[in-house]
Context: one part of a larger RNA
Molecule: small-subunit ribosomal RNA, central domain
Organism: uncultured organism
RNA sequence: CUGGGCGUAAAGGGUACGUAGGCUUUUUUGUAUGUUUUCGGUGAAAGUCACAGGCUUAACUUGUGAAUUGCCGGAAAAACUGCAGAGAUUGAAUCCGAAAGGGGAAAGCAGAAUUCCUGGUGUAGCGGUGAAAUGCGUAGGUAUCAGGAGGAAUACCAGUGGCGAAGGCGGCUUUCUGGUUCGGAAUUGACGCUGAUGUACUAAAGCGUGGGUAGCAAACAGGAUUAGAUACCCUGGUAGUCCACGCUGUAAACGAUGAUCACUCGUUGUUGGCAAUACAUCGUCAGCGACUGAGCGAAAGCAUUAAGUGAUCCACCUGGGGAGUACGUUGGCAACGAUGAAACUC
Numbered sequence: 001c002u003g004g005g006c007g008u009a010a011a012g013g014g015u016a017c018g019u020a021g022g023c024u025u026u027u028u029u030g031u032a033u034g035u036u037u038u039c040g041g042u043g044a045a046a047g048u049c050a051c052a053g054g055c056u057u058a059a060c061u062u063g064u065g066a067a068u069u070g071c072c073g074g075a076a077a078a079a080c081u082g083c084a085g086a087g088a089u090u091g092a093a094u095c096c097g098a099a100a101g102g103g104g105a106a107a108g109c110a111g112a113a114u115u116c117c118u119g120g121u122g123u124a125g126c127g128g129u130g131a132a133a134u135g136c137g138u139a140g141g142u143a144u145c146a147g148g149a150g151g152a153a154u155a156c157c158a159g160u161g162g163c164g165a166a167g168g169c170g171g172c173u174u175u176c177u178g179g180u181u182c183g184g185a186a187u188u189g190a191c192g193c194u195g196a197u198g199u200a201c202u203a204a205a206g207c208g209u210g211g212g213u214a215g216c217a218a219a220c221a222g223g224a225u226u227a228g229a230u231a232c233c234c235u236g237g238u239a240g241u242c243c244a245c246g247c248u249g250u251a252a253a254c255g256a257u258g259a260u261c262a263c264u265c266g267u268u269g270u271u272g273g274c275a276a277u278a279c280a281u282c283g284u285c286a287g288c289g290a291c292u293g294a295g296c297g298a299a300a301g302c303a304u305u306a307a308g309u310g311a312u313c314c315a316c317c318u319g320g321g322g323a324g325u326a327c328g329u330u331g332g333c334a335a336c337g338a339u340g341a342a343a344c345u346c
Base pairs, nucleotide, nucleotide: 004317005316008299012314014201015200016199017198021194022193023192025088026087027086028085029084030083031082034080035077036076037075038074039073040072041071042070048066049065050064051063052062053061054060091191092188093187094186095184096183097182098181099180103177104176105175106174107173108172109171110154115149116148117147118146119145120144121143125136126135162169163168206247207246208245209244210243211242215241216240220236221235222234223233258313259312260311261310262309263308266291267290268289269288270287271286272285273284274283276281295302296301319346320345321344328339329338330337331336
């Protein structure tokens, strides 16, 4: 070098776009880079291997041959690969006609509910718990009625249902905008796949500046509980949660399952199209689920949405601890992130 793996044992990058690179449909013509055949040259000797010979044998040694898998040159082949030319349409993209959607951004609006404020009624409790107490209330609370303020979130519909690359997305209306699916097969004619470095996006928490603050609530205070209680329970309560702009770049970022393509028994449900027969079925494409067979798997299980059978490209793994630590480098305002050892030990 070859050979093994990656759902749960170590191991899939959080996700996408995309540079280099790797790989790449089909027909034909040419070429001859790789490839194959053949010839020539060279590939020192010793050594190695084979067969003989010489020292009584062996070691040692002599001879002949092989090997020296390489390099250079000539000739030939043209299937595959490369290159060049000319085409093709199935991959890919565009177009036309339809369709569904919590996909994204901005603005406006709505109705429940909580809290607070004002006024009316009304009087002694309310609240809370396992039980209590702190707390609130005769300066009139709780309850109830009317009016008002403000912030946040959108019951029912709601669904192993929809959309999005992932994170994620749910009241209604408008404007702007991305993607997808189906049918047609009009256009381009391989324009494709993957993707080191890179770039963009990225929940929650956190950070900066300025707003906002109803409810909830780290920290904090008090009351309980307890041997103690820096907790669980209760009463309060500030950051935060919300908005704008910027930063951070991490999660059990999970399907713990990389992307793309092809192939491989069935049953059943559902979402969105299309087509048929015909009046409740059936076919097909794209999703989302359940079950099961072959096969796979250590097993449990997976099973056309594969963890099956193959192909291409990328990432990653190599005993546990030390340790995602130290040091260095780099990013960040910081918090911290990325990269990432060793001694030692079992």